[in-house]
Context: one part of a larger RNA
């Protein structure tokens, strides 16, 4: 100097406490371990792996396995020879491929001979290729402590020196934030602010938006841009004002005004470093290894298997509910190889017609919890797994292995042991909704809105900050 302490003082955090709702029990979805397999491709493994890479595994993807094939190669550059390229088509085969048939003679320079540019075929060699190994050789990117308040430097001073001081102390703050003191005086990276969004107002603008006037079935039409809204520019909040308190300070407490009050709410933003943390399978890259194969093509299979164990979710066990009826009320978004109104057929998934919309215009689009009626405590009109049958759609193709609809079937489950998780405000909980990926497939993920709770405090547990002791380095 660090690290550590069942040391001390102080402080902070959904850390505890006070509560609310979960997980752990059931079914199921999904990921992982294990065991299995020809293969079940690979990576991630305490917090910080396990609905993770994967914002979509039927083929493809795909890296794995099986069978069949290729060897200058699917791809790049170079040399030589040759041919237009292309299009149509037969046989064989699971396809890749292999063996053929027909058609076709282009572009540029040149009078021609010939040359050239793409494109195809062949030959030999340099080479290509590798999701092969090493993340403990690396770059880049990322997680984590932690949005915690820390981490350092120059000069000076002190110490033989390692180092110290500054950065400690008294207050204060969300903060090494600020004030005061002080052998220190200054500075840098962090904090804060500057950025985006949301909350109020003004100005400008007024269509596809809005509607105080008139009219109508209807913002439909006339008129209008007041209002809502949209989107650009500004204003606004600074402890600025008042009182108290404090050391006359920094600040703290209360109040006024105000849409908003003391960082207004949310986001982006992650210091020096730690974990030889993660990634050679995004990419790049040193070294090593393969080179008729560890490269390349294709068919089928596998990644979807299943005595079991764990993580994360969904649905439930019911009456704050189920079922039936009922033109209540959102916001974010997406749409031309698309969204599809409306009509017709069907119990339905959906199908057949036919408008509108490159979108503040048209469509997705029905918001759902809400309100009214019924059921009356049962394994039920709860619950929906599983299974049988019949279908729809996507797609070359739903057997392995898709989603959805209808009829029938109607399992476990009556609130979950030890233990454990999230959460302090428009939050938890609950209710539906949109999008990315996407031909099809969402209980996952990322957004957006509706309804809308509980909290005395810091003794203890955990983590962190400061300080102190030390037989540890």
């Nucleotide at each position: 100097u660090g690290a550590c302490g069942g040391g001390g003082a102080c402080c902070c955090g959904c850390a505890c406490a006070a509560g609310c709702g979960g997980u752990g029990g059931a079914u199921u979805a999904u990921g992982u371990g294990g065991a299995u397999u020809a293969a079940u491709u690979c990576g991630a493994u305490g917090c910080a792996a396990c609905g993770c890479g994967a914002a979509a595994a039927a083929c493809c993807u795909u890296a794995c396995c099986u069978a069949c094939c290729c060897u200058u190669g699917a791809c790049a550059u170079g040399u030589c020879c040759u041919g237009g390229a292309g299009c149509c088509u037969g046989g064989u085969g699971a396809a890749a491929g292999c063996c053929g048939g027909g058609u076709g003679u282009g572009c540029c320079c040149g009078a021609a001979a010939g040359g050239g540019a793409a494109c195809g075929g062949g030959a030999a060699c340099a080479c290509a290729g590798g999701u092969g190994c090493u993340g403990c050789a690396u770059g880049g990117c990322u997680g984590u402590c932690g949005u915690c308040a820390g981490c350092u430097c120059g000069u000076g001073u002190c110490g033989u020196g390692a180092g110290a001081u500054g950065u400690u102390g008294g207050g204060u703050u969300a903060a090494g934030u600020c004030c005061c003191g002080c052998a220190a005086c200054g500075a840098g990276c962090g904090c804060a602010a500057c950025c985006c969004u949301u909350g109020u107002c003004a100005u400008u603008a007024g269509u596809u938006g809005c509607u105080a006037c008139a009219u109508u079935c209807a913002g439909u039409u006339g008129g209008g841009c007041a209002c809502u809204c949209u989107a650009a520019u500004g204003a606004g909040a600074c402890u600025g004002c008042c009182g108290g308190u404090g050391a006359u300070a920094a600040g703290c407490c209360g109040g006024a005004g105000g849409a908003a009050g003391g960082u207004g709410g949310g986001g982006a933003u992650g210091a020096c470093g730690u974990c030889a943390a993660g990634u050679c399978a995004u990419c790049a890259u040193g070294g090593c290894c393969c080179u008729u194969a560890c490269g390349g093509g294709c068919u089928g299979g596998g990644c979807u298997a299943c005595a079991c164990a764990c993580g994360u979710g969904c649905u439930a066990c019911a009456a704050u509910g189920g079922c039936g009826g009922u033109g209540a009320c959102a916001g974010u978004g997406g749409g031309c190889a698309g969204c599809c109104a409306c009509c017709u057929a069907g119990c339905a998934a959906u199908a057949g017609g036919c408008a509108g919309c490159u979108a503040a215009u048209c469509c997705c689009a029905a918001a759902a919890a809400g309100c009214c009626g019924u059921c009356u405590c049962a394994g039920u009109u709860c619950g929906g797994a599983u299974u049988g049958g019949a279908g729809u759609c996507u797609g070359c193709a739903a057997c392995u292995c898709g989603a959805c609809u209808c009829c029938a079937u109607g399992a476990a489950g009556u609130c979950g042991g030890a233990a454990u998780c999230g959460c302090u405000a428009g939050u938890a909980a609950u209710c539906g909704u949109a999008g990315a990926u996407c031909g099809g497939c969402a209980c996952g993920c990322u957004g957006g809105g509706g309804u809308g709770a509980u909290a005395c405090g810091u003794u203890c547990c955990c983590g962190g900050g400061c300080u102190u002791g030390u037989a540890c380095a």
Small-subunit ribosomal RNA, 3' major domain from an uncultured Acidobacteriota bacterium, 473 nucleotides, folded computationally. The coordinates come from a structure-prediction model, not an experiment, and the mean pLDDT is 83. The RNAcentral record of the full RNA draws on ENA.